[in-house]
Context: one part of a larger RNA
Molecule: large-subunit ribosomal RNA, domain II
Organism: Mycoplasmataceae bacterium
This record gives sequence, structure tokens and C1' cells, in this order.
RNA sequence: GCCGGCGAGUUAUUGUUGCAUGCAAAGUUAAGUCGUAGAGACGUAGCUGUAGGGAAACCGAGUCUGAAUAGGGCGAAUUAGUAUGUAGCAAUAGACCCGAAACGGGAUGAUCUAGUUAUGAGCAGGUUGAAGGUUGAGUAACAUCAACUGGAGGACCGAACCCACUUUCGUUGAAACGACAGGGGAUGACUUGUGACUAGGGGUGAAAUUCCAAUCGAAUUCCGUGAUAGCUGGUUCUCGUCGAUAUAAUUUUAGGAUUAGCGUUAGAUUAUUGAAGUUGUGGAGGUAAAGCUCUGACUGACUGAUGGCGCCACCUCGGCGUACUGAUUUCAAUUAAACUCUGAAUGCCAUAACUUCUAUUCUAGCAGUCAGACUGUGGGGGAUAAGCUUCAUAGUCGUGAGGGUAAGAGCCCAGAUCAUUAGCUAAGGUCCCUAAAUUACACUAAGUGGAAAAGGAUGUUGGAGAUCUUAAACACCAAGGAUGUUGGCUUAGAAGCAGCCAUCGUUUAAAGAGUGCGUAACAGCUCACUUGUCGAGAUCUCCUGCGCCGAAGAUUCAACGGGGCUAAAGUGUAAUACCGAAGCUAUGGAAUAAUAGCAAUAUUAUUGGUAGACGAGCGUUGUAUACCGGGAUGAAGGUAGAGUGUGAACACUACUGGACUGUAUACAAGUGAGAAUGCCGGC
Repeated sequence: GCCGGCGAGUUAUUGUUGCAUGCAAAGUUAAGUCGUAGAGACGUAGCUGUAGGGAAACCGAGUCUGAAUAGGGCGAAUUAGUAUGUAGCAAUAGACCCGAAACGGGAUGAUCUAGUUAUGAGCAGGUUGAAGGUUGAGUAACAUCAACUGGAGGACCGAACCCACUUUCGUUGAAACGACAGGGGAUGACUUGUGACUAGGGGUGAAAUUCCAAUCGAAUUCCGUGAUAGCUGGUUCUCGUCGAUAUAAUUUUAGGAUUAGCGUUAGAUUAUUGAAGUUGUGGAGGUAAAGCUCUGACUGACUGAUGGCGCCACCUCGGCGUACUGAUUUCAAUUAAACUCUGAAUGCCAUAACUUCUAUUCUAGCAGUCAGACUGUGGGGGAUAAGCUUCAUAGUCGUGAGGGUAAGAGCCCAGAUCAUUAGCUAAGGUCCCUAAAUUACACUAAGUGGAAAAGGAUGUUGGAGAUCUUAAACACCAAGGAUGUUGGCUUAGAAGCAGCCAUCGUUUAAAGAGUGCGUAACAGCUCACUUGUCGAGAUCUCCUGCGCCGAAGAUUCAACGGGGCUAAAGUGUAAUACCGAAGCUAUGGAAUAAUAGCAAUAUUAUUGGUAGACGAGCGUUGUAUACCGGGAUGAAGGUAGAGUGUGAACACUACUGGACUGUAUACAAGUGAGAAUGCCGGC
């Protein structure tokens, strides 16, 4: 891992509600007794109901409070209960099953290990050479010195022995801590054998929460014990009807609960009660927008208070001026979630009429839900960030399959009762992959389409306007572009061209007291302006469609799903076809509900579905009764088969098997397996 078997809402008591049955103002026995282990009979203690009020005494259709005949509270005036069975649910019990870490009690452990204790054992070899001693020297005597002797040491090197510092290997190991090679101690606080002692809120500890039998922040084992688990996992046959929630309030509450909201089942109510839409009427309200009247913010102008400064005056009162400050008033302009002189659309409330639908309300039983997600719209928070967060509102998903979007919970279309190799459509599509158009007219040249901004550009389409133009425009080319004058000032210089001021006159077809380059300053080149040549359009501005640049990423293409596409297979406009879904239709069946009907049946509507509520069934084991059922002329079980039923399932036939077993009705359950890192067995 697979296969097989086992494996989870049970039982008791009490309560409550529904249903069934008996009796009914009453209903009923319990223990127990008798009895054939039976059926049944007896048993009236007790319980519920028929009356309530009060704490109670007590009173009683009333009573309590109270001084009260007041008022008020609870009652009556409105009579159905009770017993048993059965089903749902609750409470109490282990209470659907498995699962802790823990807590407590009694025992068992120091053959591992820690410490202690008694008694034993072990430590190759080599080195160093303390104290002391002897002899000699030496001293007044000591001291001191030398040689020899001596053999100390938690001394040195290094095997056994003990340890465990480093790398590597090993890592389903040879080993639940090891191996190789190095390393440390190795006469000591050394190592070690055997016996003994210390025990769990304890011991032991050269102290690490270390060790106490592969177990240690409190050993192991049995018991309390099925501890508790607001947590995780699992919870077994079928069909049918309806079908949620992720919200509010409260919570030592936030991943749990209680009540409400939303679901379901049964019953009651029949009120023009409920929902949606249209129209009319009547309302409440201060949003969007707008506005500046108020409250604030904010800009300019006029005015110019107060203050400052200057002058005059100065004993004081002051006077004048001011390109400072800038109040107030006025005018103009802007602005606001916490501004409003204004003010919608929607939505909301009420009401009337009409249309459509089938709900609404109340009572009772039973729930589940309280982590929501995204998309559009209106806001708050954030950075007008987030697949962000938090409200409101609608939808979808959740609980929704099907078609589209290449692929995709939440987007678009559309809501799957079943069958059919029939038809029509939706969204979206129609060159090929790939079902269906190689339609028309324009635009685009960028593969734009098939990612992006500010900004930039004689890309190109369409439109509008202005100016010039056969009295010759625009562009090229040829020629001129002068003179008073080097204008004045400034300056070393300033002559059109550093800078300041002025910017006239003359000759002219035209020519600035000069557009740019240039010079130290001149010079020189050039422009404006004019003529000639040429011969038909030229220049500018704005709007608009589609394009261009701006445009750099990490594994070739990788920013159309691919191929590939250019009078498109791109974009815009227009028209007609077609394809396209579990939508709709057609044909045939099934079920549910309502209506009609005595019924058969008919008609209409409905039949996606998680949590969940409700209804109807299948199968397994056993019991009772019946079939005086079946069975060696072959039971159960097994294997196979094209049968029946909407399904769980059931029959029949053949073979196998070799002794039990079925059908109908009713009853009772150890009653259904794929999951629980399920348990046991096999392979």
C1' cells in the first nucleotide's frame, strides 16, 4: 500500500411537544398479594386535573395590599383532562466515537546512573631528584658551602586502564551515540570487582535542570478513569419536498455561546392581510449639484483707522507729510465632511385605483448560521496604493452544473426532473487549428491591432478659417542693399552690431541710425527691403479620425491561445445570413402541489442545491403468527448471465456447494462503511 473483518446519536429516569388508543369532570395505579417462569385478577397509598389569591395564618369567585366599601396587582366571568404507547427535543448520567498534556492515591524500582559505605584488586617502562642524613670545608658557636647519600611529588614522558578535544566516515548505521586517525589523564580529588544504603510534593548532584534501568522542570506501574477537551479528525442504505447564514444586541466575549434575524414541519386566522410594478394624490428630509446670505478659509482693488517714521511745535493740546504697517466699509474673484439664501434625481412613508404573483400574520415542534469572498456603484481609512481595510447598496460565488472569456469560485450569457445522432436562439463568434461570411464602403503601414504618461514631430484622413497671388504670389538663382554718418553719450577704442539715449533727414525700384556672424577698433560675410528671371498656386492657424517617438530584465521567440493576417483574418460604419448552451421549442416518460371530479382522470404550475427541517421506502439479525411454506429429485453461501424496479435492491437460469432456509403481517434492534496518521488479520 491493497484486500477482508470490526468500527461512532445508545440505554435508563424525568420533563415537554406532536401523533395513536382507552376512559372522561374525571383519569390512573406504585410497591406488593394470588397465579402454571404465562395470561390475568386484586391492591386506592400516591399522582395529575376540576379555583384562585396570599410569605403565611387564612379567605374563597375572589383574594392580596391597605384605615378603607378607594385605587391597584393576580384571578374568575371563556371547563378537558388523564393513563399508556410511540416519535422529536431537552435535563441528569461517559451520553455520537477516537484523541491529550496533566491531577490524585497505592505500589515497584539505585543489576543503568549519582553520592555514600564495607571489603578486595590494578597501574609496563623511562625521567626528574624535595626534605632529611653522612663526610669534608667553614664558624667563637651557629649559619653557610661542596660532594655523596636519600627517594618526595593532586611532578615529567609514555603502554595497560580511564576519558571524550578535533576532522572524516556512518545518518532505513555494523551500532537507538559507533568506527578509523590524531587528542587528554595515567601514584591519584586515580581506576575498578563484589556486598550494602539513600525513593518520587523524594533522592543524588566538584551544579549541567545532571542522573534516578534506551523514560526526568518531577521515574515507572496499576487504580480514580470512559478525567476534561468552547479544539482537530471521523460518523456507514435509497428516493422525494422545501431550503438558509456568515447580521444585531450581550458576553473574562471575540475560531465559543444566549436572544432576535433568516430555514423547515404542523396547526390556526380569511382580514380586499402580504410582495412586485404602473399611475395619481399627500408627506417627511437637506444628499448630488449649486451658491457665498451666515460661519470659516482665501486673492486683488478703492478707502486708509490704529501703530511706526520724518518735519514743525513743545508747558500741554497738537499740526503737516509718508512708496511703512494695514483695521473697517465697499467692489470684484475663489472655496468647505463637521458653511447654506438655495436645492434635485432616486429612495422612503401613507393612501387610492389597476395589473401580476402567492405570499403575509399568529401559535407550537425542530434546527443550522455568528471567519464570508469578489465585481459594479456611493463613501471613510491608506498614498483618490494593494488580490488592502471598513461601512452602505445591487449581483454572483458560497450552496450553481451548462455556454463564452486560450486556461480561471466571485466577470458576461443562462438557472441542469429524465430520455432523443430533432429544431430556434443568448453571450460570444464565422481564414485554418475550430461549428459558422474569405460581405460592402472608408481609415491605418505602425504587425498599430496584440501593454503605458507628461512631452515631442512638414506621418497621414476629413473639415473650418485667414493672408498672398497672371497688376506674377511662395522657393531657388542674378543684381542692388546707398547717403548726412564714425548719430549723440560713454570709452584706451565703440565706426549698424560691449553698454546708455534718441531712432530723424536725403537719394531712391529698394535699403533698419540696422537681423545674425565677425574685428582691438575698422574691414569682411549676411539679413530685412527692392528689381530681374521663372509661371500657378503658396503660406499660416484651429478642430478631428487613425498612426509615430517617448518604450531598458533577467532560460530563444514569451505583451494575438497558435498558425498566420495588410483594398485584413486590424479599426470605424452599415446590412443580411449563419454557428453557438443542460436556455426555449418539439416528441415521449416520471414525480410534487393546487384546482375540478364520487372515481378514473384532466388542467395548470413546479421539480439545481451545502448547513438544515420534513416525508416515503430498501436491505441486515432476531421474535411471534400464518403459509401444516421450500429443501439430498440438493438449503444457505459462491461464480456467471443480454431479466425487473426511479433507487436502495430483487428475481430467474446454469454450474459449484453439501444442510439448512424463505414469503406475508406485526414487533425488537449490537441494523448498512471509503476515509477517523482508525483497530485486527492476510498478502